[in-house]
Context: one part of a larger RNA
RNA sequence: CUGGGCGUAAAGAGCAUGUAGGCGGUCUGUUUAGUUAGAGGUGAAAGCCCGGAGCUCAACUCCGGAAUUGCCUUUAAAACUGGCAGGCUUGAGGACAAGAGAGGAUAGCGGAAUAUCCAGUGUAGAGGUGAAAUUCGUAGAUAUUGGAUAGAACACCGGUGGCGAAGGCGGCUAUCUGGCUUGUAACUGACGCUGAGAUGCGAAAGCGUGGGGAGCGAACAGGAUUAGAUACCCUGGUAGUCCACGCCGUAAACGAUGAGUGCUAGUUGUUGGGGAUUAUGUUCUCAGUGACGCAGCUAACGCAUUAAGCACUCCGCCUGGGGAGUACGGUCGCAAGAUUAAAACUC
Repeated sequence: CUGGGCGUAAAGAGCAUGUAGGCGGUCUGUUUAGUUAGAGGUGAAAGCCCGGAGCUCAACUCCGGAAUUGCCUUUAAAACUGGCAGGCUUGAGGACAAGAGAGGAUAGCGGAAUAUCCAGUGUAGAGGUGAAAUUCGUAGAUAUUGGAUAGAACACCGGUGGCGAAGGCGGCUAUCUGGCUUGUAACUGACGCUGAGAUGCGAAAGCGUGGGGAGCGAACAGGAUUAGAUACCCUGGUAGUCCACGCCGUAAACGAUGAGUGCUAGUUGUUGGGGAUUAUGUUCUCAGUGACGCAGCUAACGCAUUAAGCACUCCGCCUGGGGAGUACGGUCGCAAGAUUAAAACUC
């Protein structure tokens, strides 16, 4: 390379935008580059293969054929692919009219809870646990009432509910803003799909500078437990968690399932639209989101119109276990490290 694969055995990039490239709806005409057929030239000899022949046989040698699957020239065909020209409307887009939503950004506001402080009432305990102790408290704690301040998070609604490409998004209001769905069918006329590199986004932790710091809380200290206890439990508690700006670029970044298009029984929930109707009902349809289930698929489990079924297009990835996602080198990073990525050896 051929071939086989990627839900769980090795294997789908965390996600998107998009360059090159690959692939691409329908009709007509034209061309003949690909394609197909014929002819000619060439494809050295030897060797291989087939049929013969010569050394007593064989090896060996000789003769003939085939093969050399290729390339070039030429003639013809015009279905398919490509090129060119002209149309079409189903793909795609845009227009108009509606609709739903924790989609994003910024600013402001709200109540509950918690903590601290001030003041009142009040007195000996409180707290914590399996049980305790460390701890707090007669310098008045815990409890309770009133007031003030602070930071963080938004109970109920809340839902295999919604939105977003993924990460993710949840109090309320305003402003700015992205996407989606449905209906209508006047418009454009293949404008499409995928996407190596590249670029952007990307939880948490971590890093830099400056703020902030209520609660929680790595590290750390103490008290317990225990044979020990560098833990689980308890009392404290620093980074951090929060904000602004800049890095990092990784996760069981999971549906462990790449993106797109078409086709292939149904039943039953639910979200958002639209239509019909005899209208608190019934039914059809579009887009999502669940459960079950036929054909089919699968090693089985299971999947099953949201496919892991039947096909096509494009990309990524896999090739026994360990060594190892490591070493070296390169690139990136302030660092932590990330990314790319072997071999010896061994079973």
The part of an RNA shown here (small-subunit ribosomal RNA, central domain) has 347 nucleotides and comes from a metagenome. The RNAcentral record of the full RNA draws on SILVA.